A computed fold for a 72-nucleotide RNA from a Candidatus Sungiibacteriota bacterium, annotated as transfer RNA. The source organism's lineage runs through Bacteria, Bacteria candidate phyla and Candidatus Sungiibacteriota. Its Rfam family is "tRNA". Rfam links the family to the GO term triplet codon-amino acid adaptor activity. The prediction has a mean pLDDT of 81.
RNA sequence: GCCCCCGUAGUUCAAUGGACAGAACAGGGGCGUUCUAAGCCCUUGAUGUGGGUUCGAUUCCUACCGGGGGCG
Repeated sequence: GCCCCCGUAGUUCAAUGGACAGAACAGGGGCGUUCUAAGCCCUUGAUGUGGGUUCGAUUCCUACCGGGGGCG
């Protein structure tokens, strides 16, 4: 330099055009307990960035940014 894959919550993953983007663990609060823990209830928090297509984009297209792999 060229090609391929990936980027969603603090972490691991869903959602492949449709309305409030979900789950688990983690975090916060409460119940509980003599105390701690287990268990139960409530709760905070995310689409890498900019454009485009579309009535509608996490999803499709494009350019960057970042990570991984392959070729030279």